[in-house]
This is a predicted structure of a 529-nucleotide part of an RNA (small-subunit ribosomal RNA, 5' domain) from an uncultured bacterium.
Context: one part of a larger RNA
RNA sequence: GAUGAACGCUAGCGACAGGCUUAACACAUGCAAGUCGAGGGGCAGCAUAAGAUGUAGCAAUACAUUUGGUGGCGACCGGCGCACGGGUGAGUAACACGUAUGCAACCUACCUACUACUGAGGGAUAACCCGUCGAAAGGCGGACUAAUACCUCAUAAUACAGGGAUACCGCAUGGUAAUAUUUGUUAAAGAUUAAUUGGUAGUAGAUGGGCAUGCGCAGCAUUAGAUAGUUGGUAAAGUAACAGCUUACCAAGUCAGCGAUGCUUAGGGGUUCUGAGAGGAAGAUCCCCCACACUGGUACUGAGACACGGACCAGACUCCUACGGGAGGCAGCAGUGAGGAAUAUUGGUCAAUGGUCGAGAGACUGAACCAGCCAAGUCGCGUGAAGGAAGACGGUGCUAUGCAUUGUAAACUUCUUUUGUAAGAGAAUAAAGUGCUUCACGCGUGAAGUUUUGUAUGUAUCUUACGAAUAAGGAUCGGCUAACUCCGUGCCAGCAGCCGCGGUAAUACGGAGGAUUCGAGCGUUAUCC
Numbered sequence: 001g002a003u004g005a006a007c008g009c010u011a012g013c014g015a016c017a018g019g020c021u022u023a024a025c026a027c028a029u030g031c032a033a034g035u036c037g038a039g040g041g042g043c044a045g046c047a048u049a050a051g052a053u054g055u056a057g058c059a060a061u062a063c064a065u066u067u068g069g070u071g072g073c074g075a076c077c078g079g080c081g082c083a084c085g086g087g088u089g090a091g092u093a094a095c096a097c098g099u100a101u102g103c104a105a106c107c108u109a110c111c112u113a114c115u116a117c118u119g120a121g122g123g124a125u126a127a128c129c130c131g132u133c134g135a136a137a138g139g140c141g142g143a144c145u146a147a148u149a150c151c152u153c154a155u156a157a158u159a160c161a162g163g164g165a166u167a168c169c170g171c172a173u174g175g176u177a178a179u180a181u182u183u184g185u186u187a188a189a190g191a192u193u194a195a196u197u198g199g200u201a202g203u204a205g206a207u208g209g210g211c212a213u214g215c216g217c218a219g220c221a222u223u224a225g226a227u228a229g230u231u232g233g234u235a236a237a238g239u240a241a242c243a244g245c246u247u248a249c250c251a252a253g254u255c256a257g258c259g260a261u262g263c264u265u266a267g268g269g270g271u272u273c274u275g276a277g278a279g280g281a282a283g284a285u286c287c288c289c290c291a292c293a294c295u296g297g298u299a300c301u302g303a304g305a306c307a308c309g310g311a312c313c314a315g316a317c318u319c320c321u322a323c324g325g326g327a328g329g330c331a332g333c334a335g336u337g338a339g340g341a342a343u344a345u346u347g348g349u350c351a352a353u354g355g356u357c358g359a360g361a362g363a364c365u366g367a368a369c370c371a372g373c374c375a376a377g378u379c380g381c382g383u384g385a386a387g388g389a390a391g392a393c394g395g396u397g398c399u400a401u402g403c404a405u406u407g408u409a410a411a412c413u414u415c416u417u418u419u420g421u422a423a424g425a426g427a428a429u430a431a432a433g434u435g436c437u438u439c440a441c442g443c444g445u446g447a448a449g450u451u452u453u454g455u456a457u458g459u460a461u462c463u464u465a466c467g468a469a470u471a472a473g474g475a476u477c478g479g480c481u482a483a484c485u486c487c488g489u490g491c492c493a494g495c496a497g498c499c500g501c502g503g504u505a506a507u508a509c510g511g512a513g514g515a516u517u518c519g520a521g522c523g524u525u526a527u528c529c
Stems, first nucleotide, its partner, number of pairs: 001528003005525005012381005018374002020339001025337003029334003034080003039077002042073002046071003050067007087292003097216007106209002111205008119153004129142005159185005166177004190197003218264003225255003230252007267289004271282004294315005317328004345371001347370003353367001354365004384415004394406005420466006429456001432453002435450007473518005478499003484513005494501002
């Protein structure tokens, strides 16, 4: 000098940032991922229209039932999303990360551009209904039905697979191009408001990923040998793709004192702290990458996962049970217990920014934006200003009729009102988007006008009134080190970072007066340079 700090004393305000460093310990409760009716069958609930029936009434009418007709919609089928966003740092000494390259060995939903197509059929199944088992969780059976769900056929190549010839090129395996080539295989889905939007195949782009390699990246040699899919080859399996990635066979290799192997420790980087620098230390917040999601394992679905709020198996733990059997996973946001020196609210809103779904309106969003708590940090402001000597009273000290000091300090006079209290006014953040109208180009874009949308918030801010009013402490004073005297104590009580103080005149202990220093903080402790 620094800190994600803690502790002691003290404490007026604001802005901006920050807040479980320990038990990757266990978790009550609520919320954190849904959305689409412009894919579908339907109609539990809500609203509504007309018709029908019934009840009450002379009638108008009221009420009840019924009809998915309409708005819409619980549950269901289907699509997209749930692989993002958010958390944590346990593991990992590794191509994990950083940097630089390569892929002639690869994939990429949604998006963009271009090309071509979108023909004809079929059988189911959930919901609903009926029955049934179970305490529950949850099943089982029967019958009915739809689709952008599923299946078959057609058509088809610049796609895929195989055969055959040409040219050019390179980086070894090879690559590229146009062909007149040839054989085989593989597609599709509709919707409505009639103008769009979707679907299928292909090429290219964009984005995101996968893989490989050079170099860099902690300690211990009181760790010296390690290795059997081990090292290489052939053939196959497998993958999006290369590869002992896996398997069979063959060979006997491969790594290591330029540190293999083993053990210990550890997420890596941008950066941060310190330092003149070289270095040393750290890896909180923010950004990038990696890994993990009660512990261990496994795959399924999918463009993408071996998947935090999905599935299955095993284990530990907790809970429910009718004892037969079931349920769960906060290292999401709050919150609880525990641990600890120690770390916050079971808050508000989707207004903005962004995300998912949707044609849109919109819905969802503990992402995000805000508010709450905490001097835990940095910065800013204030606690008054000017004058004022009878150098007052009081305190303290002394060479004591007095002098020194506290000290222009106070009193007193004049002034100001930051801040405070009260009253009143009161934002920007809405650039934009939505709805409606009009216009332009030309067929979904742009422009203009208008309407409407603000959580924070009656907040920030401004004005007025009042009145010095509401606001100062901490540590130190032997030397290092700025700041000295008196009293008490008497190697006691005590102090102390080091040297060291204290045994009767202690500037070093305790108190007082005075001084020094920093200041809403000041000291102590811990850690780093």